About this RNA
The RNA shown here (transfer RNA) has 72 nucleotides and comes from a Kofleriaceae bacterium. Model confidence (mean pLDDT): 84 of 100. Rfam family: tRNA. Rfam links the family to the GO term triplet codon-amino acid adaptor activity. The family's RNA type in Rfam is transfer RNA. The same sequence occurs in records of 2 taxa. The sequence is in RNAcentral, with records from ENA and MGnify.
[in-house]
RNA sequence: GGGCGUUUAACUCAGCGGAAGAGUGUCCGCCUCACACGCGGAAUGUCGCAGGUUCAAUCCCUGCAACGCCCA
Repeated sequence: GGGCGUUUAACUCAGCGGAAGAGUGUCCGCCUCACACGCGGAAUGUCGCAGGUUCAAUCCCUGCAACGCCCA
């Protein structure tokens, strides 16, 4: 330098055009003598950044960035 992949909640990951989700974790309550387990509830996201397409973009297109793999 070229090619491919990934980037979404604190962490691990779904979602692939029509109101952003799960598990784990955190917090509160119930339960217990107490803790754990269990049960109920809650909070947390500029969907990497900037443009474009569209009535509408996490999703499609372009550029950039970070990380990983391969080639040179």